[in-house]
Predicted 3D model of a 74-nucleotide RNA (transfer RNA) from a Chloroflexota bacterium.
The organism belongs to Chloroflexota, within Bacteria.
Rfam family: tRNA. The family's RNA type in Rfam is transfer RNA.
RNA sequence: CGGGGUGUGGCGCAGUCUGGUAGCGCUCGCGGUUUGGGACCGCGCGGUCGCCCGUUCGAAUCGGGCCACCCCGA
Repeated sequence: CGGGGUGUGGCGCAGUCUGGUAGCGCUCGCGGUUUGGGACCGCGCGGUCGCCCGUUCGAAUCGGGCCACCCCGA
């Protein structure tokens, strides 16, 4: 320098192809159960989806640029 992949709550991921309420598990908080803890059950908090611009009535999703990390090549 070129090519490919990844980026979404504290952590691990889905959703993207085919634009239409941002979800799951764990963790955390509260409650129930228990003598207590653990386990289990119920409820809840928490993310404007790496950044900027564009297209669109509407963008995590489509287009352009950039950044970080990983892999391959030179």